[in-house]
Molecule: transfer RNA
Organism: Candidatus Woesearchaeota archaeon
RNA sequence: GCGUCGAUAGUUCAAUGGCUAGAAUUUCGGCCUUCCAAGCCGACGAUCCGGGUUCGAGUCCCGGUCGGCGCA
Numbered sequence: 001g002c003g004u005c006g007a008u009a010g011u012u013c014a015a016u017g018g019c020u021a022g023a024a025u026u027u028c029g030g031c032c033u034u035c036c037a038a039g040c041c042g043a044c045g046a047u048c049c050g051g052g053u054u055c056g057a058g059u060c061c062c063g064g065u066c067g068g069c070g071c072a
Base pairs, nucleotide, nucleotide: 001071002070003069004068005067006066007065010025011024012023013022018055027043028042029041030040031039048064049063050062051061052060
C1' cells in the first nucleotide's frame, strides 16, 4: 500500500430500518441483617468522527480515525 472484519454505558455483550438503545457487571441509594457479606428493589450512565439515502439510521452507502487478521 491492497483486501477484510470491527468500534454501543467505566467494563463485557445485545438490539428485522420502527427505539423511549436493553441486559450483566461497576458505582450510588434503599430494604434485609446486631454488623459485614450474600440476596431483593431502585437510580445514574453509551451508539468513534463527518457527510449521504430514507417519513424514520446503532443498523444501509461514501469518506476519515483507531484496532484485529490476511497479502505484498